[in-house]
Model confidence (mean pLDDT): 75 of 100. This is a predicted structure of a 265-nucleotide RNA (Bacterial large signal recognition particle RNA) from a Chloroflexota bacterium. It matches the Rfam family "Bacterial large signal recognition particle RNA". Rfam links the family to the GO terms SRP-dependent cotranslational protein targeting to membrane, signal sequence recognition and signal recognition particle, plasma membrane targeting. By type it is a non-coding RNA gene. The model forms 90% of the base pairs in the Rfam consensus. NCBI's taxonomy places the organism under Bacteria, Bacillati, Chloroflexota. It is recorded under the gene name ffs.
RNA sequence: CCGUGCUAGGCGGGGAACUAGCGGUGCCCUGUACCCGCAAUCCGCUACAGCGGGGCUGAAUUCCCACCUAGAGGUCUUAGGUUGUAGGACGUAGCCGGUGCUGUUCCGCGUUGACGAGCGGGUCCUGCGCGGCGAAGGCCUAUGAAUCCCGCCAGGUCCGGAAGGAAGCAACGGUAAGUAGAUGCCUUCGGGUGCCGCAGGGGCGCCUGCUCUGAGCUGUUCAACCUCGGUGACCCCUGUAACCGGAUCGAAGGUGGGUGCACGG
Numbered sequence: 001c002c003g004u005g006c007u008a009g010g011c012g013g014g015g016a017a018c019u020a021g022c023g024g025u026g027c028c029c030u031g032u033a034c035c036c037g038c039a040a041u042c043c044g045c046u047a048c049a050g051c052g053g054g055g056c057u058g059a060a061u062u063c064c065c066a067c068c069u070a071g072a073g074g075u076c077u078u079a080g081g082u083u084g085u086a087g088g089a090c091g092u093a094g095c096c097g098g099u100g101c102u103g104u105u106c107c108g109c110g111u112u113g114a115c116g117a118g119c120g121g122g123u124c125c126u127g128c129g130c131g132g133c134g135a136a137g138g139c140c141u142a143u144g145a146a147u148c149c150c151g152c153c154a155g156g157u158c159c160g161g162a163a164g165g166a167a168g169c170a171a172c173g174g175u176a177a178g179u180a181g182a183u184g185c186c187u188u189c190g191g192g193u194g195c196c197g198c199a200g201g202g203g204c205g206c207c208u209g210c211u212c213u214g215a216g217c218u219g220u221u222c223a224a225c226c227u228c229g230g231u232g233a234c235c236c237c238u239g240u241a242a243c244c245g246g247a248u249c250g251a252a253g254g255u256g257g258g259u260g261c262a263c264g265g
Stems, first nucleotide, its partner, number of pairs: 001265006009057003012030004020046005034054005063258006073249005080244009094231005100225001102223002106219001108217002116212008124201006130194002133190007140181004149174003157166003
């Protein structure tokens, strides 16, 4: 140096979570890099860190070590930054409007008495009464029954011997139903009737009279404050999401080096 046969080793890796720690099953990423059994209420080990059984490859492009380079993906960072989103304050600051109090601007009133206090009356309700308006009716006047209203009954008619009597038309007078009517009087009913009266009731407000006191009062403008209501962000608090940055772990690849045993030639 070559050939043959063995052995060590290898037959994926990583992240989070779990764990005293390590590995595995499970989840996720990469992408293809043996098989069977055990295993999340876990399974098995001990810093040399899966256990048990079997198979392939096998001392080198393939195993081991060091270095270089890249960065799939994961985790953390809300006291690294940016952007968004949800909720919160018995809804924060701010803004708008209202009441009240204080002051203020202007006008008016006020010693011919403000405000206030006391007494009284009216306005209001109920009842009674008076007046007035409206409606109806009655009284009154006129008219009004040919006959089935009254009175008086000319003429005429009837009874009677006569004297006398009876019924009774028209006219006249009056009356009933009805019709018409200015005023006046009476009765009944009604009302958003009345500078009305009497009594009772009620009494917030308004008006008014008297008494006491003695200087302000009403309205209005503006401002501050309290309070009420409406609207409502940034900041602040809590959570969530995306992007950038940072930290951390990290598969692939490249370079260099290292590394058995036996036999034969």